[in-house]
Context: one part of a larger RNA
RNA sequence: UGACGGGGGCCCGCACAAGCAGUGGAGCAUGUGGUUUAAUUCGAUGCAACGCGAAGAACCUUACCAGGCCUUGACAUCCUAGGAAUCCUGUAGAGAUACGGGAGUGCCUUCGGGAAUCUAGUGACAGGUGCUGCAUGGCUGUCGUCAGCUCGUGUCGUGAGAUGUUGGGUUAAGUCCCGUAACGAGCGCAACCCUCACUUUUAGUUGCCAUCAUUAAGUUGGGCACUCUGAAAGAACUGCCAGUGAUAAGCUGGAGGAAGGUGGGGAUGACGUCAAGUCCUCAUGGCCCUUACGUGUUGGGCUACACACGUGCUACAAUGGCAUCUACAACAGGAAGCAAAACGGCAACGUUAAGCAAAUCCCGAAAAGAUGCCUCAGUUCGGAUUGCACUCUGCAACUCGAGUGCAUGAAGCUGGAAUUACUAGUAAUCGUGGAUCAGCGUGCCACGGUGAAUGCGUUCCCGGGUCUUGUACA
Numbered sequence: 001u002g003a004c005g006g007g008g009g010c011c012c013g014c015a016c017a018a019g020c021a022g023u024g025g026a027g028c029a030u031g032u033g034g035u036u037u038a039a040u041u042c043g044a045u046g047c048a049a050c051g052c053g054a055a056g057a058a059c060c061u062u063a064c065c066a067g068g069c070c071u072u073g074a075c076a077u078c079c080u081a082g083g084a085a086u087c088c089u090g091u092a093g094a095g096a097u098a099c100g101g102g103a104g105u106g107c108c109u110u111c112g113g114g115a116a117u118c119u120a121g122u123g124a125c126a127g128g129u130g131c132u133g134c135a136u137g138g139c140u141g142u143c144g145u146c147a148g149c150u151c152g153u154g155u156c157g158u159g160a161g162a163u164g165u166u167g168g169g170u171u172a173a174g175u176c177c178c179g180u181a182a183c184g185a186g187c188g189c190a191a192c193c194c195u196c197a198c199u200u201u202u203a204g205u206u207g208c209c210a211u212c213a214u215u216a217a218g219u220u221g222g223g224c225a226c227u228c229u230g231a232a233a234g235a236a237c238u239g240c241c242a243g244u245g246a247u248a249a250g251c252u253g254g255a256g257g258a259a260g261g262u263g264g265g266g267a268u269g270a271c272g273u274c275a276a277g278u279c280c281u282c283a284u285g286g287c288c289c290u291u292a293c294g295u296g297u298u299g300g301g302c303u304a305c306a307c308a309c310g311u312g313c314u315a316c317a318a319u320g321g322c323a324u325c326u327a328c329a330a331c332a333g334g335a336a337g338c339a340a341a342a343c344g345g346c347a348a349c350g351u352u353a354a355g356c357a358a359a360u361c362c363c364g365a366a367a368a369g370a371u372g373c374c375u376c377a378g379u380u381c382g383g384a385u386u387g388c389a390c391u392c393u394g395c396a397a398c399u400c401g402a403g404u405g406c407a408u409g410a411a412g413c414u415g416g417a418a419u420u421a422c423u424a425g426u427a428a429u430c431g432u433g434g435a436u437c438a439g440c441g442u443g444c445c446a447c448g449g450u451g452a453a454u455g456c457g458u459u460c461c462c463g464g465g466u467c468u469u470g471u472a473c474a
Stems, first nucleotide, its partner, number of pairs: 001474002003471003007468007015458002019422001021420003026314008034305002042053002064300004070294001073125001077124002079121005086103007107114002127289002130287003136283002138278003141274001143272001148187006154163003167178003193266004198234007207224003212221002237260001240254005316415001320374006333362002337356002342351003381412001386407007428450007
């Protein structure tokens, strides 16, 4: 100087407390461990691995296993020889491949050849998701959006170092003020960026409709006032008032205001820590393989199942279930696409097909509300499991897809110890869209609808900051 303390002081955080909804019990989905297996590819492992890499394993993907193949190679450059390329097609085979048949000759040219491409040969080489993340770059997680981490000069100390950065106040903040052997500065904080909330101006089509006509309908004429959409400005600064404070920084209350003291949310992550993670995104040193640890192929596996754990979904019901009727969104997406309307089917869906490269057309709410039934039951709760019959995607749904109808109707009556999230348009609850994608999600990322309770406070648990103290620690 640090680190540590079941030392002390001060302070903060959904850390506790106060609330609310859960997890832990059940069934299923999903990931992991374990076990099994020819293989169940590999990685991630306290917080910070476990709906993680994977924004989607039937084939492909695919790295794993079995079988059957290839060896200058699936891919790149160079050399030699030959043929343009390309297209159609037969036989054998699980296919990869092997052996054949046919069509077809183009472009530039200094007529040597060249460009592009294919076949054969030769070796230089290719290739490796093989190893090492403890050789690395890059990227990322974490402490933590915590308020810290440092430097120059000066001063003090023999020196390691100290000071500044400590102290008194204050703040979300090393934020600001005052004091001060320090005076300044840098990286962080804040602001500058995006978005939401208010207003004005401008622009009105595909958007909107107050007034005037018109219609089944903003449908049409008309208009751009309003809504809305795009663009550009304004607006919030403790600016004003009162109290308080050291007359300071600030704090408390008030006015005005759409918004008030960081207005809400996002992006933004200092010096560093964990030899943290990743050689399987990519790049790369070294090592290793080179008729195989490389390449292509068929089938299988990654989907196994005495069990254990994590994360979720659905429930256990009456604040409910079922049936009928009936409103109101937003963000997005659409051409090998979104698909209205009509018809067929109980339905999944099918047939046909208008419109739309979209503020024009399409995809499109549920909870809520109204009426009726159920009346506390393992039930008109719950839907697992299983049988049968189908639908769709796709060469192909057996291993191993999703959906529909009928039948079946398991566990489950609110969950032990323990444990998680959340302070407001939040929790809870309700549906919707998108990426990936032929098809497939209860996951992920977004969107809007309905919409709470509680917060006395900081004694305690956890984590963090700061000052100080002790130390047989570095």
A computed fold for a 474-nucleotide part of an RNA from an uncultured marine bacterium, annotated as small-subunit ribosomal RNA, 3' major domain. The full RNA is in RNAcentral, with records from ENA. It matches the Rfam family "Bacterial small subunit ribosomal RNA". Its family is annotated with structural constituent of ribosome and ribosome in the Gene Ontology. The coordinates come from a structure-prediction model, not an experiment, and the mean pLDDT is 83.